Transfer RNA from Lachnospiraceae bacterium UBA7729, 73 nucleotides, folded computationally. The organism belongs to Lachnospiraceae, within Bacteria. The prediction has a mean pLDDT of 82.
């Protein structure tokens, strides 16, 4: 050079056929304790790597591309 996977919250990662994006931990609050630590109940946090493109609508389809991995030459 070619080929294929990833790419979504602070971390790991789900989201089926295209229909207003969630989960676990983690942060802060509360409540519970004599106080922490578990527990429990809550609140925040997101440009779904960028850039176009189709559609009425796109995390999800199509091009193009950045990082990361793997494989062929």
């Nucleotide at each position: 050079g070619c080929c294929g996977g990833a790419u979504u919250a602070g971390c790991u990662c789900a989201g089926u056929c295209g229909g207003u994006a969630g989960a676990g931990c983690g942060a802060c609050g509360c409540a519970u304790u004599c106080g922490u630590a578990a527990u429990g109940c809550g609140u925040a946090g997101g440009u779904c790597g960028u850039g176009a493109g189709u559609u009425c609508g796109a995390g999800u389809c199509u091009c193009a591309u950045u990082u990361c991995c793997g494989g062929c030459u």